[in-house]
RNA sequence: CUCUUAUCCAGAGAAGGCUGAGGGAAUGGCCCUAUGAAGCCCGGCAACCUAGCACGUGAGAUGUUUCUUGCGCGCCAAGGUGCUAACUCCAACAGGUAGAGGUACCUGACAGAUAAGAG
Numbered sequence: 001c002u003c004u005u006a007u008c009c010a011g012a013g014a015a016g017g018c019u020g021a022g023g024g025a026a027u028g029g030c031c032c033u034a035u036g037a038a039g040c041c042c043g044g045c046a047a048c049c050u051a052g053c054a055c056g057u058g059a060g061a062u063g064u065u066u067c068u069u070g071c072g073c074g075c076c077a078a079g080g081u082g083c084u085a086a087c088u089c090c091a092a093c094a095g096g097u098a099g100a101g102g103u104a105c106c107u108g109a110c111a112g113a114u115a116a117g118a119g
Base pairs, nucleotide, nucleotide: 001119002118003117004116005115006114007113008112013042016041017040018039022032023031024030027091028090029089043084044083045082048080049079050078052075053074055072056071057070058069059068060067061066088111093108094107095106096105097104098103
C1' cells in the first nucleotide's frame, strides 16, 4: 500500500506539565483556537485482539475424582492497539417522505477512521 470482516447517535482533563500557531482527512461549508491549536508526557475513556477469572454447553480421555479441548456468555483491565470539541461536525452521489418554496427528515452508496486477519 491492497483485500476481507466488524464497528462508527455512548464515553473520556470547562484549574495537570512542557511548548508555543495552528487544527477539524480531502472539496465546499460551518466551526475550534493566546480564556492557548498541533505535538510530547501524565491522567482518563472504551473493551477490538491477547492473558486471567466465573458460568453454560458440545466432544474426547479417565475405574472414581477429575483433566483436555471447541463454542457461547459475563467479569477484569495486566499486555497489544485505539480514542479523549461538535453524530465520522455537516454536505457532497443515488433514491424517498413532507412542503408552493427556502428547507426539514429518512435510506443506501462513495470516501474516511479503528480493530482483527490475509497478501